[in-house]
RNA sequence: AGAUAAGAGUUUGAUCAUGGCUCAGGAUGAACGCUGGCGGCGUGUCUAAGGCAUGCAAGUCGAACGGAUAUUGUCGCAAGACAAUAUGAGUGGCAAACGGGUGCGUAACACAUUGGCAAUCUACCCCAAAGUUCGGGACAACUCGUCGAAAGAUGAGCUAAUACCGGAUGUGCUCAGGAGUCGCAUGAUUCCUGCGUAAAGAUUUAUCACUUUGGGAGGAGCCUAUGUUCUAUCAGCUAGUUGGUGAGGUAAUAGCUCACCAAGGCGACGACGGAUAGCGGGUGUGAGAGCACGACCCGCCUCACUGGGACUGAGACACUGCCCAGACUCCUACGGGAGGCUGCAGUCAAGAAUCUUCCCCAAUGGCCGAAAGGCUGAGGGAGCGACGCCGCGUGCAGGAUGAAACUCUUCGGAGCGUAAACUGCUUUUCUGUGGGAAAAACUCUGAUGGUACCACAGGAAUAAGGGGCUGCUAACUUCGUGCCAGCAGCAGCGGUAAUACGAAGGCCCCAAGCGUUAUCCGGAAUUACUGGGCGUAAAGAGUUCAAAGGCGGCUUUAUAAGUCUUCCGUUAAAUUUCACGGCUCAACCGUGGGUCCGCGGAGGAAACUGUAAAGCUUGAGCGCGGGAGAGGCAAACGGAAUUACCGGUGUAGUAGUAAAAUGCGUUAAUAUCGGUAGGAACACCAAUUGCGAAGGCAGUUUGCUAGAACGCCGCUGACGCUAUAUGAACGAAAGCGUGGGGAGCGAAACGGAUUAGAUACCCGUGUAGUCCACGCCGUAAACGAUGGACACUAGGCAUUGGAAGUCUCGACCCUUUCAGUGUCGUUUACCCAAGCUAACGCGUUAAGUGUCCCGCCUGGGGAGUACGGCCGCAAGGCUAAAACUCAAAUGAAUUGACGGGAGCCCGCACAAGCGGUGGAGCAUGUGGUUUAAUUCGACGAUAAGCGAGGAACCUUACCAGGGUUUGACAUCCUCGGGAUCUUCUAGAAAUAGGAGAGUGCCUAGCAAUAGGAACCGAGUGACAGGUGCUGCAUGGUUGUCGUCAGCUCGUGUCGUGAGACGUUGGGUUAAGUCCCCUAACGAGCGCAACCCUCGUCGUAUGUUACCUACUCAUACGAGACUGCCGGCUUUAAGCUGGAGGAAGGUGGGGAUGACGUCAAAUCAGCAUGGUCCUCUGACACCCUGGGCUACACACGUGCUACAAUGGAAAGAACAAUGGGUCGCCAAAUCGCAAGAUGGAGCAAAUCCCAUCAAAUCUUUUCUCAGUUCGGAUUGAGGGCUGCAACUCGCCCUCAUGAAGCUGGAAUCGCUAGUAACCGCAGAUCAGCCACGCUGCGGUGAAUACGUUCUCGGGCUUUGUACACACCGCCCGUCAAGCCAAGAGAGUCGGGAAUGCCCGAAGACCCGCAAGGGUUGAAGGUAGGCUCGAUGAUAAGGGCUAAGUCGUAACAAGGCAUGCGUAGCGGAAGCUGUGCAUGGAUCACCUCCUUU
Repeated sequence: AGAUAAGAGUUUGAUCAUGGCUCAGGAUGAACGCUGGCGGCGUGUCUAAGGCAUGCAAGUCGAACGGAUAUUGUCGCAAGACAAUAUGAGUGGCAAACGGGUGCGUAACACAUUGGCAAUCUACCCCAAAGUUCGGGACAACUCGUCGAAAGAUGAGCUAAUACCGGAUGUGCUCAGGAGUCGCAUGAUUCCUGCGUAAAGAUUUAUCACUUUGGGAGGAGCCUAUGUUCUAUCAGCUAGUUGGUGAGGUAAUAGCUCACCAAGGCGACGACGGAUAGCGGGUGUGAGAGCACGACCCGCCUCACUGGGACUGAGACACUGCCCAGACUCCUACGGGAGGCUGCAGUCAAGAAUCUUCCCCAAUGGCCGAAAGGCUGAGGGAGCGACGCCGCGUGCAGGAUGAAACUCUUCGGAGCGUAAACUGCUUUUCUGUGGGAAAAACUCUGAUGGUACCACAGGAAUAAGGGGCUGCUAACUUCGUGCCAGCAGCAGCGGUAAUACGAAGGCCCCAAGCGUUAUCCGGAAUUACUGGGCGUAAAGAGUUCAAAGGCGGCUUUAUAAGUCUUCCGUUAAAUUUCACGGCUCAACCGUGGGUCCGCGGAGGAAACUGUAAAGCUUGAGCGCGGGAGAGGCAAACGGAAUUACCGGUGUAGUAGUAAAAUGCGUUAAUAUCGGUAGGAACACCAAUUGCGAAGGCAGUUUGCUAGAACGCCGCUGACGCUAUAUGAACGAAAGCGUGGGGAGCGAAACGGAUUAGAUACCCGUGUAGUCCACGCCGUAAACGAUGGACACUAGGCAUUGGAAGUCUCGACCCUUUCAGUGUCGUUUACCCAAGCUAACGCGUUAAGUGUCCCGCCUGGGGAGUACGGCCGCAAGGCUAAAACUCAAAUGAAUUGACGGGAGCCCGCACAAGCGGUGGAGCAUGUGGUUUAAUUCGACGAUAAGCGAGGAACCUUACCAGGGUUUGACAUCCUCGGGAUCUUCUAGAAAUAGGAGAGUGCCUAGCAAUAGGAACCGAGUGACAGGUGCUGCAUGGUUGUCGUCAGCUCGUGUCGUGAGACGUUGGGUUAAGUCCCCUAACGAGCGCAACCCUCGUCGUAUGUUACCUACUCAUACGAGACUGCCGGCUUUAAGCUGGAGGAAGGUGGGGAUGACGUCAAAUCAGCAUGGUCCUCUGACACCCUGGGCUACACACGUGCUACAAUGGAAAGAACAAUGGGUCGCCAAAUCGCAAGAUGGAGCAAAUCCCAUCAAAUCUUUUCUCAGUUCGGAUUGAGGGCUGCAACUCGCCCUCAUGAAGCUGGAAUCGCUAGUAACCGCAGAUCAGCCACGCUGCGGUGAAUACGUUCUCGGGCUUUGUACACACCGCCCGUCAAGCCAAGAGAGUCGGGAAUGCCCGAAGACCCGCAAGGGUUGAAGGUAGGCUCGAUGAUAAGGGCUAAGUCGUAACAAGGCAUGCGUAGCGGAAGCUGUGCAUGGAUCACCUCCUUU
């Protein structure tokens, strides 16, 4: 100085947590889709290090050299000579090792940083010193031949040099020897002597070259330290390997190479192997720490068709040099040759994808040259691509009738919207014309470029799209579609009212771009260093021992490795950052500062850690002493019981179960007595006791043996803690091997039951096994689901072991203390934590507070599985993935619901009773069937004598036929007409046609007439109409739980929260009724009361009742409140008994139905959203007839009966509620009767229905039978209503006289004026299918011990994997489809090595040479290793629609569940054995607290 941290959605009914998935941000060498005006600056094959046509990319020097050709000039007759210029080849020099490209290889001194070379080299350049002398012989070019298709090769001859060689000189240098000085070491350096060792000239007057030596600068080489990906399912690797001596080799050190000697070297701090990868500066992101990346630019490395090799040179093992081998391409005369774009352009291929075969050396650089200059696809520029960043524009101002179109609409309007049109203005951009740079300090020179820029003119002119609009996430409506089509980043949307699909309008965001996809970082504290966890969510190894490692008590001294501080060097530039500046701004660029947190060096400090030394005793250990204990091993012994056998007694059963059966038993069981045998386990003591590291350990005695506690404070003197990979030991049960043993129990197996089945649960048998010895196995819910050690942080109680004190003769008791074990720490009866935790809970035995060490975890499933490795006799164990798939899986707690969980309580719920239903006939409703139609709705309880409280027509919605079309009904418009009434014809009617009568009401006007209000007819279209659909779009109404006692709220308190408390508890009640207690206090809807009615009385009134006394009626009052007394209870609430009273504990009945449940019922009572259909044609309307009344059958509700408690006959008695004028209908008469005639009375306390009843009572008869019961059915004859009784009415009379003799399983109602029995009235209604319904009175019971059981409900509690809530959830096989991975006889391909064979070039060695040898790339071959592809088949896994079989789990899940192991079974699974509680319920024991 700068910078400095955001969350959200999704598991649940809801909550908190855990935990994954997803989103919002930024970035890119990007790609794709739609769109596209301009400019600047950048950037552009990420794939095939695949193949390449063509052109260019490294030459230059005549002032090193000889010669050739061309031109010009001079001389010459000519041949020719000389000179100048230019060109190409050659000798020679320098360059070509730079520049440019790439990232194959490489996990390495390759790179980065830091040091070192006393172990080094360095052309060109600079500085210094010294020098440059005398000679010689060749080879190219050139000429002449030969071979070859070519490339090229070869022979002979001539020649120059700064090419090559020899001699001289030696400042120096190298080597050898001698003498000194110095250094941290190998060593460095000075002096002296000796051997050896240099050189080149060119051009014209000044230089450039050349040689030797020293130094510098820059460059290069080598070495060291540190850092540098993943993998241990790669654990051992290594023979030149490690070191030494000597030699060789190099510029130089070195096993760099060789000979000999030794046997070393590396590795858990990860060797060796495998996979991947150029490294860094930096880039992206991030608050940072980090994580990811390594395009462009810069530094280093690497490679140059593939592999090997050297040559030249200062420098290479050389991109556009050479040799060899290989692959590929090309040429060829087939003999042989040529080539290497990973330089710039370009091309093909590959790919989602990446540019011009451009201009220039003007600038900056490079090479050569003395220079002019040449070369330079380095570089400078332009082109193409919105690929990125930055900037600009597509106009500005005014303009309301708020135009039109479009969209929506509640039809009023609203939006688009000042937006447009229109008016005025401007000209960035664009077009045209003109001018015109800088880039070049200095002499010339500008590709870019007539570009940037400037001026003038023209004209709003040339220029807007993309995505989104359910939430996250800014932005909403309509239509279409109807779990379809489709969308989707996650949650999710779509099944007829979709803001989520498609379209339109509107809106939001960004803008020459916008979206999508891919990838990286972030959010993600989701690998946690900063900065996480492990009781139950994933996570503590079964336990102990223990080398390495990590950590470590107190005191002193020293040191200075860590640590802290100051200074120095380095940490390239660019980048980042700050300031200033330059392009009009910005991007971009420049200058200066800061940073670069690292490494090295020097000085200082000494607290802490380390190290060294010396000590200490408190940690740790040892010693001595007396005690405790189911600690371990071995041996011996004991009694009870079971079983078997023997003997006795004894007789028919026994055993077993919910009940049975199989089994055993007259060959004598079971039972009982005595004896014998054998094996296994050890009752009581016994306890939440004790011991052990854990597993585990229990009769008694003995022997051997281990550990812990206490006491004494004697000894050592930090000797300690932890414990991984690897290691060692132990390790329940089951299982395995060998050999024993075998009483009981008992997998498997067999039989009997149960069951739909029962491979199970239950029963009878029963083999392995269980037991012993030896050897394996090595796992468990091996659990406190809690690693070990140490320290700290209140306690109480109980108990085990030890010790001390007090007291005592000695003890007990008591007190204190050490070590363990257990518990409490609260809702309350107790003083009680703090802290932690998601909560539950933990709480000195921590899950608290800290330190040290170790192990382990990172979403669910796949899977503790596959493959590989190790172990095992086997079973199997240990280690341990991935593909794929899901958006969750999970923990704790909450509210409900549920339980073949528990407790308490209630109800005609059961029980106790009475009467029914279910059997018969009939009535009625429903299903089914039938039909042209049998209209529709209602379906457990909560449909079914229900809607319907009255279907012959009508009703009527259904069917057939006949008709109508603005309609039967409503509003508006036009025209005509009074309306209306009577009547004729056709027709089944609707309807159609005709005749006659009739001209109205209101207002204005003298009148004519005009207008208006109803009404009728005709026409036109808007519209009507629909019992069509949706009760799952609705209102309203209703049923039901249930007249059950519940359902909530405010404030407060508790809890992170959902929620809880209140509302629970103790009593009580019909009641959440009341009382008491209480973190609750109050309140609301319900309960109760208030209302109606019945029962008693009083008062008043008295029509039609009565004759005012009663009764009766009406109205108003009184009365009943646990008020009084006794008892019980908590002094309460209340319960119980009693008195009085007409009535007694809500007196009886009614009305009244909380929050809600059942998507309960109803669109057909009504209303209503939406939708559909339709109009000359129908799902509309009218009419006639039919149907709703059908009938093998099934069900519901009733009526009548089956008879003697009865039927029949005769006689006698007693109600109440109601209804009545299109009505009830009296008397009287007729008829056997139904009924008819009749007409009094009554709009009704008066009259009538209506004698007002029947059951009842009295008398008679019938005498147990299909009857004098019962009345169905049928025949005949009548009556009534009504246009009309055929389908299809009711009633009467006579005749007929069916089933039925009390009803199986099962089931319904009712607790008192009730049931049961009996009749009466009313609504609907012309009549009536009413035996129904709603009321009314008459007669008038029985029983309730009680709450075990059934059903329903209420409260509390408990478990839960349920929340659509048990009609829940859910497991496995099988069948079908799809997917990925593993196995698999094999098959194919790649990689890295190894052995052997062959062996090019080159190097080295031998040789006079020819040649040979060693090494050596490629190639061949062999057996393995490793990676990948593919493979018949079989097995498992995952995902799928509503398949099949069962029901394993969740509640005590109906046999508690689970873990390990073994056997068995279609499957879930079952069984044995040991273990866990992560089991409900009940009882008991123990423990805690209180009394």

Predicted 3D model of a 1491-nucleotide RNA (small-subunit ribosomal RNA) from a Patescibacteria group bacterium. Its Rfam family is "Bacterial small subunit ribosomal RNA". Lineage of the source: Bacteria > Bacteria candidate phyla.